RNA sequence: GGGUGUGUAGCUCAGUGGUAGAGCGUCUGCUUCGCAUGCUGAAGGCCUGGGGUUCAAAUCCCCACUCAUCCA
Numbered sequence: 001g002g003g004u005g006u007g008u009a010g011c012u013c014a015g016u017g018g019u020a021g022a023g024c025g026u027c028u029g030c031u032u033c034g035c036a037u038g039c040u041g042a043a044g045g046c047c048u049g050g051g052g053u054u055c056a057a058a059u060c061c062c063c064a065c066u067c068a069u070c071c072a
Stems, first nucleotide, its partner, number of pairs: 001071005007065001010024004018055001026042002029039002048064005
C1' cells in the first nucleotide's frame, strides 16, 4: 500500500428498518452480631465521527477514524 472483518452500558456481548437489551460489575433495601450467599429495586447508552437513502436508521449506502486479521 491492497483485501476482509470490527466499533452498542464500567467489562463481555445480543439486537437484519418502527420505544436500545442481557450477563457480570456498581448502588439502594431485605436477610446476618458482621461478612459472604440469596432476594428486591435503581442508576448507568444522544449505538466511533460525518454525510446520504427513507415517513422512520444502531440496522441500508458512501467517506473518515480505531482495533484485529490476511496478502504484498
Molecule: transfer RNA
Organism: Carpediemonas membranifera